Predicted 3D model of a 153-nucleotide RNA (FMN riboswitch aptamer (RFN element)) from Roseateles saccharophilus. Model confidence (mean pLDDT): 76 of 100. Taxonomically the source falls in Roseateles (Bacteria, Pseudomonadati, Pseudomonadota, Betaproteobacteria). Of the family's consensus pairs, 100% are formed in the model. RNAcentral holds the sequence, with entries from Rfam. Its Rfam family is "FMN riboswitch aptamer (RFN element)". About the family: The RFN element is a highly conserved domain that is found frequently in the 5'-untranslated regions of prokaryotic mRNAs that encode for flavin mononucleotide (FMN) biosynthesis and transport proteins.
[in-house]
RNA sequence: CAGCGUUCUCAGGGCGGGGUGGAAGUCCCUACCGGCGGUAUGCGCUCCGUGAGCGCGAGCCCGCGAGCGCCUUCACCGCUGCGCGGCGAAGGGUCAGCAGACCUGGUGCGAUGCCAGGGCCGACGGUCACAGUCCGGAUGAAAGAGAUCGCGU
Numbered sequence: 001c002a003g004c005g006u007u008c009u010c011a012g013g014g015c016g017g018g019g020u021g022g023a024a025g026u027c028c029c030u031a032c033c034g035g036c037g038g039u040a041u042g043c044g045c046u047c048c049g050u051g052a053g054c055g056c057g058a059g060c061c062c063g064c065g066a067g068c069g070c071c072u073u074c075a076c077c078g079c080u081g082c083g084c085g086g087c088g089a090a091g092g093g094u095c096a097g098c099a100g101a102c103c104u105g106g107u108g109c110g111a112u113g114c115c116a117g118g119g120c121c122g123a124c125g126g127u128c129a130c131a132g133u134c135c136g137g138a139u140g141a142a143a144g145a146g147a148u149c150g151c152g153u
Base pairs, nucleotide, nucleotide: 003151004150005149007147008146009145010144016030017029018028019027031133032132033122034121035064036063037062038061042056043055044054045053046052047051059120060119067098068097070092071091072090073089074088076086077085078084079083102118103117104116105115106114124136125135126134
């Protein structure tokens, strides 16, 4: 130093203006927001140094996460004829789902990442009216990040 493990901490942003309407942060126009790891032609810093090191750098490139759904088990309820339906809890987990979204021009050896322009996307439940932005599960969970102590060579 790699690797493995312990414990702890941290780990998501956003409706301002106008219109319609009895009513909209939900519709229409406009506005606003962008989790985690990877990738790197950009930016910054350092180093006596023409390269190297470090830091930052993609919502739509590759993957991951929460949620829904799915599967398994259990409890309860109903039907009824032993399986099916409903409801709740716990667990599983990435294959198969919801699961999402980018092009054009420029530079260049090389770009879906840089520059310019124009686009596009966003769980579930709730609501006097359809929600990325309001309320709720959630003082939750978690990709992961940092610290810590130990094993180890």